[in-house]
């Protein structure tokens, strides 16, 4: 340079096909249980959805363009 996949709380990921409350499981607080930790059971806080414009009543979703990151090929 050409094609293809990824970018979504602290981490791993789903929701994207067919636009309509942002969600799981770890972790993080608190709070119960326990002498105490762990396990367990309650509650809770955290996310500009990679960045920037478009279409829409509405956009993580659709389109344009560009960043980083893997593969694949020249």
């Nucleotide at each position: 340079c050409g094609g293809g996949g990824a970018g979504u709380g602290g981490c791993g990921c789903a929701g994207c096909u067919c636009g309509g409350u942002a969600g799981c499981g770890c972790g993080c607080u608190u709070c119960g249980u326990u002498c105490g930790g762990g396990a367990c059971g309650a509650a809770g806080a955290g996310g500009u959805c990679c960045c920037g414009g478009g279409u829409u009543c509405a956009a993580a979703u659709c389109c344009c363009g560009g960043c980083u990151c893997c593969c694949c090929g020249a």

This is a predicted structure of a 74-nucleotide RNA (transfer RNA) from a Dehalococcoidia bacterium. Its mean pLDDT, the model's own confidence on a scale to 100, is 82. It matches the Rfam family "tRNA". Gene Ontology term of the family: triplet codon-amino acid adaptor activity. The source organism's lineage runs through Bacteria, Bacillati, Chloroflexota and Dehalococcoidia.